A computed fold for a 1448-nucleotide RNA from an uncultured bacterium, annotated as small-subunit ribosomal RNA. Model confidence (mean pLDDT): 85 of 100. Rfam family: Bacterial small subunit ribosomal RNA. The RNAcentral record of the sequence draws on ENA.
RNA sequence: AGAGUUUGAUCCUGGCUCAGAACGUACGCUGGCGGCACGCCUAAUACAUGCAAGUCGAACGAAGUAGCAAUACUUAGUGGCAGACGGGUGAGUAACAUGUGGGUAUCUUCCCUUUGGUGAGGAAUAACACGAGGAAACUUGUGCUAAUACCUCAUAAGUCUUUACGGAGAAAGCUUUAUGCGCCAUUGGAUGAGCCCGCACUUGAUUAGUUUGUUGGUGGGGUAAUGGCCUACCAAGACUGUGAUCAAUAGCUGAUUUGAGAGGAUGAUCAGCCACAUUGGGACUGAGACACGGCCCAAACUCCUACGGGAGGCAGCAGUAGGGAAUCUUGCACAAUGGAGGAAACUCUGAUGCAGCGAUGCCGCGUGAGUGAAGAAGGCCUUUGGGUUGUAAAGCUCUUUCGUCGGGGAAGAAAAUGACUGUACCCGAAUAAGAAGGUCCGGCUAACUCCGUGCCAGCAGCCGCGGUAAUACGGAGGGGGCAAGCGUUGUUCGGAAUUAUUGGGCGUAAAGAGUAUGUAGGCGGCUUAUUAAGUCAGGCGUGUAAGCCCACGGCUCAACCGUGGAAUUGCGUUUGAAACUAUUAGGCUUGAGUACAGGAGAGGAAGGCGGAAUUCCCAGUGUAGCGGUGAAAUGCAUUGAUAUUGGGAAGAACACCGGUGGCGAAGGCGGCCUUCUGGUCUGUUACUGACGCUGAGAUACGAAAGCCAGGGGAGCAAAGGGGAUUAGAUACCCCCGUAGUCCUGGCCGUAAACGAUGGGCACUAGGUGGAGGAGGUAUCGAUCCCUUCUCUGUCGCAGCUAACGCAUUAAGUGCCCCGCCUGGGGAGUACGGUCGCAAGGCUGAAACUCAAAGGAAUUGACGGGGGCCCGCACAAGCGGUGGAGCAUGUGGUUUAAUUCGACGCAACGCGAAGAACCUUACCUGGACUUGACUUGCACGGGACAACCUUGGAAACAAGGCUUCUCUUCGGAGCCCGUGUGCAGGUGCUGCAUGGCUGUCGUCAGCUCGUGUCGUGAGAUGUUGGGUUAAGUCCCGCAACGAGCGCAACCCCUACCUUUAGUUGCCAUCGGGUCAUGCCGGGAACUCUAGAGGGACUGCCGGUGAUAAACCGGAGGAGGGUGGGGAUGACGUCAAGUCCUCAUGGCCUUUAUGUCCAGGGCUACACACGUGCUACAAUGGCUGGUACAAAGAGUCGCGAGACCGCGAGGUGGAGCUAAUCUCAUAAAGCCAGUCACAGUUCGGAUUGGAGUCUGCAACUCGACUCCAUGAAGUUGGAAUCGCUAGUAAUCGUGGAUCAGCAUGCCACGGUGAAUACGUUCCCGGGCCUUGUACACACCGCCCGUCACACCAUGAAAGCCGACUGUACCAGAAGUCAUGAUGCCAACCUUCGGGAGGCUAGUGCCUAAGGUGUGGUUGGUGAUCGGGGUGAAGUCGUAACAAGGUAACC
Repeated sequence: AGAGUUUGAUCCUGGCUCAGAACGUACGCUGGCGGCACGCCUAAUACAUGCAAGUCGAACGAAGUAGCAAUACUUAGUGGCAGACGGGUGAGUAACAUGUGGGUAUCUUCCCUUUGGUGAGGAAUAACACGAGGAAACUUGUGCUAAUACCUCAUAAGUCUUUACGGAGAAAGCUUUAUGCGCCAUUGGAUGAGCCCGCACUUGAUUAGUUUGUUGGUGGGGUAAUGGCCUACCAAGACUGUGAUCAAUAGCUGAUUUGAGAGGAUGAUCAGCCACAUUGGGACUGAGACACGGCCCAAACUCCUACGGGAGGCAGCAGUAGGGAAUCUUGCACAAUGGAGGAAACUCUGAUGCAGCGAUGCCGCGUGAGUGAAGAAGGCCUUUGGGUUGUAAAGCUCUUUCGUCGGGGAAGAAAAUGACUGUACCCGAAUAAGAAGGUCCGGCUAACUCCGUGCCAGCAGCCGCGGUAAUACGGAGGGGGCAAGCGUUGUUCGGAAUUAUUGGGCGUAAAGAGUAUGUAGGCGGCUUAUUAAGUCAGGCGUGUAAGCCCACGGCUCAACCGUGGAAUUGCGUUUGAAACUAUUAGGCUUGAGUACAGGAGAGGAAGGCGGAAUUCCCAGUGUAGCGGUGAAAUGCAUUGAUAUUGGGAAGAACACCGGUGGCGAAGGCGGCCUUCUGGUCUGUUACUGACGCUGAGAUACGAAAGCCAGGGGAGCAAAGGGGAUUAGAUACCCCCGUAGUCCUGGCCGUAAACGAUGGGCACUAGGUGGAGGAGGUAUCGAUCCCUUCUCUGUCGCAGCUAACGCAUUAAGUGCCCCGCCUGGGGAGUACGGUCGCAAGGCUGAAACUCAAAGGAAUUGACGGGGGCCCGCACAAGCGGUGGAGCAUGUGGUUUAAUUCGACGCAACGCGAAGAACCUUACCUGGACUUGACUUGCACGGGACAACCUUGGAAACAAGGCUUCUCUUCGGAGCCCGUGUGCAGGUGCUGCAUGGCUGUCGUCAGCUCGUGUCGUGAGAUGUUGGGUUAAGUCCCGCAACGAGCGCAACCCCUACCUUUAGUUGCCAUCGGGUCAUGCCGGGAACUCUAGAGGGACUGCCGGUGAUAAACCGGAGGAGGGUGGGGAUGACGUCAAGUCCUCAUGGCCUUUAUGUCCAGGGCUACACACGUGCUACAAUGGCUGGUACAAAGAGUCGCGAGACCGCGAGGUGGAGCUAAUCUCAUAAAGCCAGUCACAGUUCGGAUUGGAGUCUGCAACUCGACUCCAUGAAGUUGGAAUCGCUAGUAAUCGUGGAUCAGCAUGCCACGGUGAAUACGUUCCCGGGCCUUGUACACACCGCCCGUCACACCAUGAAAGCCGACUGUACCAGAAGUCAUGAUGCCAACCUUCGGGAGGCUAGUGCCUAAGGUGUGGUUGGUGAUCGGGGUGAAGUCGUAACAAGGUAACC
């Protein structure tokens, strides 16, 4: 310090997630030792049991025990002090509770200190004794007694005191006899406490008003003390947008944790303060309490009970139950520290000191060290060579920390006293001995392989893994990182600049309010002086201790602890400074405003006027249609429409001018005239003197639609009706048509109210338009030229921006103020409030759910977007297919099997260049198991084979016959048998693959290097202007070059030359024949096949940019790539092929392998593709006759001759081929016949007879002859091929092959028509545009309905919690009052009095009750929408012009 995740890729925005640290933790697995810490976060739930606050006999009497006694000891009671500390908890509390800093109307036991005093009397009472009541707790009567208990008198330095020469008020003794301990009053202090104040101190406005003792005053009361603290009266105040009140949550702080810091979160342990003690109320005592282990009352709960009544309070320490994911021993000791009492000894002390339990945390130590390569064994992997575990182990040498055993043995204690404890520590002994796990290994993130599994089981923090080769699941081996721990869960901070003070944003990503006026507030021009609030500097006080930090020191180190320092950024006070902000007083004119003179304008309101058009009404002319559409129909019209002429009525809107022109704050404003009125601009002087800017709330205005009332209503037109379209059409189109649109008055208050851009001020290059002014120059004359102000456009620099873009009208640079944003969905929804007549507006969540949603730009792809261009793509033509019969392939069906593959183009006469057996993979049946085939090893044997016989369908089995070659004589080759490694598989996966192939497409494209541009993906080049068949070439250009393609080079063909002349040729010469290059000969010609030439836009003219090129022409056999072939870029289709071959993995191994016979692949209601033959006269038939090319042939082609009607047969010449043969080419031409018919067309089908091949033609071959003579008379919708030697038509050959060709491949013969052209269909190329597509339109995607689940709103109600208010009732208790009841102290004349107490009464008041409100939670039949969910239904709304542009 960052990283992962939106995309095909990019940049940005933005959320989610991770790596770090921490924890009072918990859970899983594991666990050796020690030190120091820490340990109910939940039920402030209920508690058994024990302990946690007593002490003093030197205050008192009494009783008891011991003693002979003196006396000593014990203690129930009276009395004193302490039980207000210490210890626990965090329920309540949003508060002067706490923190900090101040203040004083106060008190303060014990302690210290000052001064003074301590005299004289008195009356009781508990204990005790005797009774009484009660179950108990306990209560009570009579009698006796003491005090440091109680009372009276005296005294009063000082103290207090309203009327201050006055008045009031005190004491206690004990004893060990001391300078003792006490007591009373008093002074000062210390300590502690009370009260008051400034500041700080959580969230919510979907809580906006609150308050009646309330705010203040006076009198009185009360308190230690101020005060509405209380009361009577008077006044009407007090608090609040700087957030009152209400609601929710919460003990506060020092600090802890995180963070660079600012900040955030937390408030365990330790320390300070507060509050509480089962719940609520109350007082008493006291120095102090409204009192945790005190009292009274009420309530709930628990316990005891004799039912009458009583007792209790662990949020003290242990412990129990319960709750919970979860938190310890019913331990030891007062030895230390501290506390209470006491004169003291001492007693008490669950405070405290220790121990126990718990890896809960932090820290430290150990589980050994050295050596050791045969790199052991085993495991795992493997390319089978090896690698790794791994110096790791074993082995050898050594050490003994911790632990174990034995011995010694502290400090903590100042005289005694040690719980811890025989502890810490030291010494000795023995043995490597007793001591390692958990997690992770796809990326983030360090660490990889094998096996198993097969979208299953499972993993997962995010992205995501798993559907047969998973580094992601499970196991194993190996590895990484930690380590007595390791992981997981949860929480907090960080990363997150993701709430932004430091430190973010708002044109399009979330975000500028629709606009203006203006209140509070915030901010504010120049200058002089003043004050010192802010600000700055110094001093002082405080900021507890601990903690953090630094230094030093103590435990062996560390954690931990001690000492000192620093820090504590704060608050208070004081002394200064005076620049800035502020205050006060004055001045100024530039900001702002006023006056004056002019100007432009659809600015606003009211009134009046005008013409054109539309519709309607009346009348005329006039006749059959009009109207409307893509096409129609509904509609109107012979009762006279439409059209046209004249007249009239009505309402609404104002053509042309008209313009990124004007005005207005925005919405908005458009005929003309008048009146009233707002703003603005320019010019010039004068005046005021900061009067300014912004603006939370507030107020006003605010399109359209909508609402209310009253008018009005021509046209248009939601709803509605009808006609079309359509699968449907509640739409788009058409015909009608009501609200509404218009006016007046009143509501509504919203829009994509947009420049998606708040307002103001200042500054920062320019160019060029438009509108309104003013000035200047020149001129006769400014509309023209120059300057300047205001407004409004456009282009552009710097700068900014994610980019697009903005750019003096900023989205630049700054300042001031306001509004708004913080992932998507849920949702601008629900609830609440408020406004509205309503519709609805404003304000405005959560649960739940996703890992994205989004912006800009890029490359593609796509578009029922655009432009340019090409192609038998269309058009123009010719001939077909689709109809018939047959052939062939496919689907389907059938079958024991009908083997398999191929499925739009690019499967279907395809693999298959040829299924009777074989092929053959399929089926049935019969056989074999190292196998039909390859190869290694071991053992045994020997030729194998062929031939014969028997069985059998054959394979095969049994038998017979027969017995190889080489040799170094060992054996080897070869073969057979047995056994073992293995063979075999046309079994699966073409979605694991190689290779090959198809297709786009012979389309013109596809890329790279360097440079440049861009943050980047990428772009440029390759685009543009021309041109081409072409990314072909030229020009231009931030590009310059290059590669794969194009073209060319290669082959055939068209012309010529040359060379060569057999098997080919024959012009000339000679010979011969009925005839024929037949022969001699020739080398001319044709031809053959080698080498060359030739064509290159080379030449001319025109067009063009002077280019490339195009057009025309000449010459030429050929002219603009001459024609044809071969040649197929980067890539696409998970295209095809595991059945050509090769190959990973899986499966099979007496079978999915191998052999054999027979069958099947040839089936047949049907459907489709591809073909053949036809339907006839441009023809059929008969006869005659002419002209090819290219091939093939010895297991072959097979001549002449003869036989057969023929297929063919007999026979065999010639030919390994320019020689011989296949081999007659056919269409054509000549002649004849047929005369338009189902025919002399057509030939299917069927019967008969044959031929050939072959082991064999039944299933299932081809051909021949005779006979038979089906459908079919030119083919619906639709659809195919072809642009020239092409289509069409005619025949010929070849491969495969024993035989079988309408298929395929090839050859020549005859030989057309048409192309205006590119609008349209299809395909393609380039440029551009839009995009929500990128699996790329066969894309994406919306809503209802149906189903399942989840959370949520409403709802008649029902049940709680909290709270307001009114009333009833009123315990205990203080206060007041108070007896006719009661009473020891004083007085008394003894009667009584003074004084006191109690019952009672009154005020206040807790729980409780009754009624009525509010807030909040739970639940609720049913209703509503929302979300989520591999393959449901209906449509197709959006994204392209999304097929009606979309949206508000």